RNA sequence: GCCCGCUUGGCGCAGUGGUAACGCAUUGGUCUUGUAAACCAAAGAUCACCAGUUCGAUUCUGGUAGCUGGCA
Numbered sequence: 001g002c003c004c005g006c007u008u009g010g011c012g013c014a015g016u017g018g019u020a021a022c023g024c025a026u027u028g029g030u031c032u033u034g035u036a037a038a039c040c041a042a043a044g045a046u047c048a049c050c051a052g053u054u055c056g057a058u059u060c061u062g063g064u065a066g067c068u069g070g071c072a
Stems, first nucleotide, its partner, number of pairs: 001071003005067003010024003018055001026042005048064005
């Protein structure tokens, strides 16, 4: 330099056009002499950024940035 892939809560991830699911962690409660475990509940993501398409974009298109991998 060229090519592919990835970017979604604190972390790991799902979601292939119609208001983002789950697990761990966190917080509160129940239980316990107390802690842990278990159970119940809650909070937490303008979906990397900028444009475009569309009635509507996490999703499609283009660009930018970052991180991987391949080739030279």

Predicted 3D model of a 72-nucleotide RNA (transfer RNA) from Hemiselmis andersenii.
The sequence is in RNAcentral, with records from ENA.
NCBI's taxonomy places the organism under Eukaryota, Cryptophyceae, Cryptomonadales, Hemiselmidaceae, Hemiselmis.
Rfam family: tRNA.
Model confidence (mean pLDDT): 83 of 100.